[in-house]
RNA sequence: CGGGGGCGCAGGCAGCCGCGCUGCCCGCCCCGUCUGGGCAUGCGGCAGUGGAGGAAAGUCCGAACUCCAUAGGGCAGGGCGGUGGAUAACGUCCACCGGGAGCAAUCCCAGGGAAAGUGCCACAGAAAACAUACCGCCCCGGCCGAUGGCCGGAGCAAGGGUGAAAAGGUGGGGUCGCCGCAAGGCGACUUAAUGUAAGAGCCCACCGCCUCGGCGGUGACGUCGAGGGCAGGGCAAACCCCGCCCGGAGCAAGGCCGAAUAGGGGAGGAUGAGGUCGCCCGCCUCGCCACAACUCCCGGGUUGGCCGCUUGAGCGCGCCGGCAACGGCGUGGCCAGAUGAAUGGCUGCCGCCCCCGCGUGCGAACGCGUGGGGUCACAGGAUUCGGCUUACGCGCCCCCGUACG
RNA sequence: GGCGGUGUAGCUCAGGUGGUAGAGCAGCGGACUCAUAAGCCGCGCGUCGGGGGUUCGAAUCCCUCCACCGCUACCA
Numbered sequence: 001c002g003g004g005g006g007c008g009c010a011g012g013c014a015g016c017c018g019c020g021c022u023g024c025c026c027g028c029c030c031c032g033u034c035u036g037g038g039c040a041u042g043c044g045g046c047a048g049u050g051g052a053g054g055a056a057a058g059u060c061c062g063a064a065c066u067c068c069a070u071a072g073g074g075c076a077g078g079g080c081g082g083u084g085g086a087u088a089a090c091g092u093c094c095a096c097c098g099g100g101a102g103c104a105a106u107c108c109c110a111g112g113g114a115a116a117g118u119g120c121c122a123c124a125g126a127a128a129a130c131a132u133a134c135c136g137c138c139c140c141g142g143c144c145g146a147u148g149g150c151c152g153g154a155g156c157a158a159g160g161g162u163g164a165a166a167a168g169g170u171g172g173g174g175u176c177g178c179c180g181c182a183a184g185g186c187g188a189c190u191u192a193a194u195g196u197a198a199g200a201g202c203c204c205a206c207c208g209c210c211u212c213g214g215c216g217g218u219g220a221c222g223u224c225g226a227g228g229g230c231a232g233g234g235c236a237a238a239c240c241c242c243g244c245c246c247g248g249a250g251c252a253a254g255g256c257c258g259a260a261u262a263g264g265g266g267a268g269g270a271u272g273a274g275g276u277c278g279c280c281c282g283c284c285u286c287g288c289c290a291c292a293a294c295u296c297c298c299g300g301g302u303u304g305g306c307c308g309c310u311u312g313a314g315c316g317c318g319c320c321g322g323c324a325a326c327g328g329c330g331u332g333g334c335c336a337g338a339u340g341a342a343u344g345g346c347u348g349c350c351g352c353c354c355c356c357g358c359g360u361g362c363g364a365a366c367g368c369g370u371g372g373g374g375u376c377a378c379a380g381g382a383u384u385c386g387g388c389u390u391a392c393g394c395g396c397c398c399c400c401g402u403a404c405g
Numbered sequence: 406g407g408c409g410g411u412g413u414a415g416c417u418c419a420g421g422u423g424g425u426a427g428a429g430c431a432g433c434g435g436a437c438u439c440a441u442a443a444g445c446c447g448c449g450c451g452u453c454g455g456g457g458g459u460u461c462g463a464a465u466c467c468c469u470c471c472a473c474c475g476c477u478a479c480c481a
Base pairs, nucleotide, nucleotide: 001401002400003399004398005397006396007395008394009393011350012349013348014347015346016345017344019051020049021048022047023046024045025044026042029038030037031036053378057389058388060387061386062385063384064383065250066249067248068247072285073284074283075282077246078245079244080243081242082096083095084094085093086092097111098109099108100107101106112241113240117239118238119235120234121233134160135159136156137155139153140152141151142150143149144148168207169206170205171204172203173202174189175188176187177186178185179184208230209228210227211226212225213224214223215222216221254307255306256305257304264298265297266296267295268294275291276290278288279287300480301479302478315332316331317330318329319328320327321326353374354373355372356371357370358369359368360367361366406477407476408475409474410473411472412471415430416429417428418427424461432448433447434446435445454470455469456468457467458466
C1' cells in the first nucleotide's frame, strides 16, 4: 500500500435563552357561603427533574398484548427446507458437514426429492431424452478422365461441426494357447461377412458413478474394502412429492367517561326443523353465538378526556457452565411517554476529524510543531420486544498478501 | 401510526403459462393542396421504476431498495 475480520464512539464542560413533564403558588371558571371543594383551563411565576437511535428508518420476518370463539375438524392457500444446538418464537443466531470463490486471511450458498408423475429445454444442430448420423472413418461391389472421384450395399461413432447442455472422463492395447533359441508360424475368440478393417468396456490402469459391507461420528457425513462396465442430462426461486409450521385482525387493537345529533331512512331476518345474519376477513361442516334489544348500508353528530402506556422474554457489572449462540446465580439502579406531537439555539474553552499556509526532519506523500478555517455523517420515538435489510462519519485491535517500496 | 395496491413508448393501457415487447392517441417524414386541416402511405435506439439472485436465457420467478396511489377514528 492492498485485502479481510472484530470491537467501540456518536462529542465533553460552563454560561444565557427556549421546549416537555411533575410539584407548589397565582389567575380564570364552576359548586358553595365556608379557616372550603372541584377544574378537562393559562403566550403567568417559582422550584425540581429527566428528555431519541445504532440504525428510532423500511415495515421485510418472528412474537408479546388486545378483541373476535379456550382458536375446533377438513379442503384450499401461504411459508420454511444440509445436520446438531440456542431461543418465547423466527425466514434469526452459533457450531459443524457438503459445495463454490480466492495466493491467503477469509467470504458466499432458498443446501430436501429429477430411478413417483406431468411439463419445459427457444434459436442453432443429424439428434434435446424413445437418442441420432450432417461432415467423417472402415470394408465390399461396379463404373470412370484412376495416389483419386462417382454410384450402390454393409458396419462404426473415435474426430470435426451446432449448442448453455450431446447420453461418464483420461490414457494405453487386439487377447489367449501351442511350436520355435529367435525372427516367426499355426489354431481359437466379439462384431458387417468366411479370413479381416474401422471402432467399441472388447480388455487394462486411474478418476467419477452405482450397490453391498466394515470402522469413526448424536448426526449431516467421512474413510476403508469388495463387487458392478455404467444403468439414471438439466430445470422444483415450473407444477408437484416428502417433512415441519401457520385461525383472523391489529394500540386508529380494546375498555371507561363526557359532549353533540334526526334513537331518521333502507335491506336481511326462523317457528321446531331448517333458515338468516354475524364470527372464524377464502370455502365447507358433525362447530360457536344471536335472532327483532340483531347485522349491514345510507344519512346525522363529535374531533374532548382517562386507561391501555411503559418495570421489561429489559439494562449495567461480577462470578459460574458452554467451543459458541446462549443460559444460570448474585448485585446495582430506574433509563421519553409526548398526542399536529417536546429533546433546540447562541457564545467560550477543551477534544476528534478534514482542508489550507508556514517551519522542521533527506523528503510532495509520513511524523512533529504552529497559525487560520470548517463544523460535521446517516438521521429522529408514537403499544412494546427479538431479528433482518437499507443509510452513514470516525477511532482502535487482530489477521493475510501473488505484487510494490 | 397501521394496512393494501400500482410502476411497460411523450400520454392511456395490453402482454405476464419464462425464449429478442405491442395497440390507440400524440410525434416525425412523404404524397395531395396556392396554403392549412382532415383523410392516404411510411416510421419505434422502450435502462419493462433501480439493484441483486435462480436459470442456458427474466418484463415475467424470488429477494431487496425507491416512487406514487388508495383505505383506515369515535358516538347514537
Two RNAs folded together computationally: RNase P RNA and transfer RNA, 481 nucleotides in total. Its mean pLDDT, the model's own confidence on a scale to 100, is 75. Rfam match: Bacterial RNase P class A. Rfam's curators write: Ribonuclease P (RNase P) is a ubiquitous endoribonuclease, found in archaea, bacteria and eukarya as well as chloroplasts and mitochondria.